[in-house]
Context: one part of a larger RNA
Molecule: small-subunit ribosomal RNA, 3' major domain
Organism: uncultured organism
RNA sequence: UGACGGGGGCCCGCACAAGCGGUGGAGCAUGUGGUUUAAUUCGACGCAACGCGCAGAACCUUACCCAGGCUUGACAUCCCGGGAAUUGUGUGGAGACACACGAGUGCCCUUCGGGGAACCCGGUGACAGGUGCUGCAUGGCUGUCGUCAGCUCGUGUCGUGAGAUGUUGGGUUAAGUCCCGCAACGAGCGCAACCCCUAUGUCCAGUUACCAUCAUUAGGUUGGGGACUCUGGACAGACUGCCGGUGUUAAACCGGAGGAAGGUGGGGACGACGUCAAGUCCUCAUGGCCCUUAUGUCUGGGGCUACACACGUACUACAAUGGUCAGCACAAACGGACGCUAAGCCGCGAGGUCAAGCGAAUCCGAAAAAACUGGCCACAGUUCGGAUUGCAGUCUGCAACUCGACUGCAUGAAGGUGGAAUCGCUAGUAAUCGCAGAUCAGCACGCUCCGGUGAAUCCGUUCCCGGGCCUUGUACA
Numbered sequence: 001u002g003a004c005g006g007g008g009g010c011c012c013g014c015a016c017a018a019g020c021g022g023u024g025g026a027g028c029a030u031g032u033g034g035u036u037u038a039a040u041u042c043g044a045c046g047c048a049a050c051g052c053g054c055a056g057a058a059c060c061u062u063a064c065c066c067a068g069g070c071u072u073g074a075c076a077u078c079c080c081g082g083g084a085a086u087u088g089u090g091u092g093g094a095g096a097c098a099c100a101c102g103a104g105u106g107c108c109c110u111u112c113g114g115g116g117a118a119c120c121c122g123g124u125g126a127c128a129g130g131u132g133c134u135g136c137a138u139g140g141c142u143g144u145c146g147u148c149a150g151c152u153c154g155u156g157u158c159g160u161g162a163g164a165u166g167u168u169g170g171g172u173u174a175a176g177u178c179c180c181g182c183a184a185c186g187a188g189c190g191c192a193a194c195c196c197c198u199a200u201g202u203c204c205a206g207u208u209a210c211c212a213u214c215a216u217u218a219g220g221u222u223g224g225g226g227a228c229u230c231u232g233g234a235c236a237g238a239c240u241g242c243c244g245g246u247g248u249u250a251a252a253c254c255g256g257a258g259g260a261a262g263g264u265g266g267g268g269a270c271g272a273c274g275u276c277a278a279g280u281c282c283u284c285a286u287g288g289c290c291c292u293u294a295u296g297u298c299u300g301g302g303g304c305u306a307c308a309c310a311c312g313u314a315c316u317a318c319a320a321u322g323g324u325c326a327g328c329a330c331a332a333a334c335g336g337a338c339g340c341u342a343a344g345c346c347g348c349g350a351g352g353u354c355a356a357g358c359g360a361a362u363c364c365g366a367a368a369a370a371a372c373u374g375g376c377c378a379c380a381g382u383u384c385g386g387a388u389u390g391c392a393g394u395c396u397g398c399a400a401c402u403c404g405a406c407u408g409c410a411u412g413a414a415g416g417u418g419g420a421a422u423c424g425c426u427a428g429u430a431a432u433c434g435c436a437g438a439u440c441a442g443c444a445c446g447c448u449c450c451g452g453u454g455a456a457u458c459c460g461u462u463c464c465c466g467g468g469c470c471u472u473g474u475a476c477a
Base pairs, nucleotide, nucleotide: 001477002476003474004473005472007471008470009469010468011467012466013465015461016460019425020424021423022422023421026316027315029313030312031311032310033309034307035306042053043052064302065301066300067299068298069297070296073127077126078125079123080122081121082120083119086103087102088101089100090099091098092097107116108115109114129291130290132289133288134287138285139284140280141279142278143276145274150189151188152187153186154185155184156165157164158163169180170179171178195268196267197266198265200236201235202234203233204232205231206230210225211224214223215222239262242256243255244254245253246252318418322377323376324375325374326373327372334365335364336363339358340357344353345352346351384415389410390409391408392407393406394405395404431453432452433451434450436448437447
């Protein structure tokens, strides 16, 4: 100087408390451990691994296993020989591939012999190739403490020195934020602000959006309008600016006015010096090591989907604030041409068929759902719950056996609110309800967004956890 203390002081944070809803029990989905297996590819392991890499494993992916092939190779550059490229058919084979028979001649230069550029086949060797090892050799990127308020430097001063001071102190703040004081005076990286979205208004603009007034219509449908909504560009607006009080006349705090918004308005992006030899050599890059008729590469099939069990994360429930049937409203955001697909018709349905519109403020996906209105159910393993299983189908795809999603009929399991323990959340939040998107042929209870309905509680800081500052002890570094 740090680190640590079941030392002290001060102060924060959904840290506790106060409250609401869960997890832990059930079924199922998914990840992991374990076990099994020819293989169940690999990585991730307290917080910070476990719906994580995977924003989509039937083949492919795929890295694993079995079998069958290739060896200048699936891919790159160079050299030599041949052929245009390309494409059809047949045979064998699981296919990769092998063999055979055809069709076929382009572009540039040309002395018409040929040469050249793509591309294909064969050959030689230089080489290719490796998701092989090392994240404890690395770059890059990322997690975490933590959006915590800290981390440092120059000069000066003090100290033999390590170092101290500044950065401590008194106030204050979300903040090393600001004020005051002070052997310090300044400065840098952080904080804040500058950026984006959102909340209000003004101006400009008015189609595909809008419709108050005037016509018109089944309908903003058409004429028309430029008000309103909305869209999208510019600007305004919030700064403790104003008033009162408290305070040291300060910083600031409390209350108030005005205001759409008030003291950081709400949200996002943004992550200091560093810590964890944290994670990643399987995104990529890369040193070293290793493989080179194989640890490379192609193909068929299998596996990653196994199942006595254990754990994590979700979904659906156990019901009457509910279930079911009928009626009937109201969103936002997003996607669409190898696409979104209306209306009609067929089918109980998944879907099929025919086919209009739309590269989309125009058309489509699109039904929002909870809500609301009415009927039935009356507390029951039920008109709760939907697992499981049987049969029959639909769709995608070369192909749904291993191993897809969905539909109909039948079946109707566990489950009656979950032990010890444990998680999230302070407001348009929790809870609850649905919509969309990426990935994607198909496949979503996951993920990311979007809106609808919309709470309770916060006395307080003794205690648990994490953190900041000062101080103290130390046989620790």